[in-house]
RNA sequence: GGACAGCUGGCCGAGUGGUCGAAGGCGCUCGCCUGGAACGCGGGUGUAGGGUAACCUACCGUGGGUUCGAAUCCCACGCUGUCCA
Numbered sequence: 001g002g003a004c005a006g007c008u009g010g011c012c013g014a015g016u017g018g019u020c021g022a023a024g025g026c027g028c029u030c031g032c033c034u035g036g037a038a039c040g041c042g043g044g045u046g047u048a049g050g051g052u053a054a055c056c057u058a059c060c061g062u063g064g065g066u067u068c069g070a071a072u073c074c075c076a077c078g079c080u081g082u083c084c085a
Base pairs, nucleotide, nucleotide: 001084002083003082004081005080006079007078010026011025012024018068027045028044029043030042031041032040046059047058048057049056050055061077062076063075064074065073
């Protein structure tokens, strides 16, 4: 340099153009259980901004585009991996 695959939360990972800020797992946290723990079970748990609160807005590598509507489709770039030269 070429071909292909991929980039989603603290980590891993799912995700038919609408009902997605996003399943599930790990972790963390609170509780139950226990004499006390471990295990197990239940609840909660992305970031930033606004709000007393309820709640609202934006964000799926970065920037554009298509569309009434994009994590999802298209383009460019960046990064990672595999193969080839």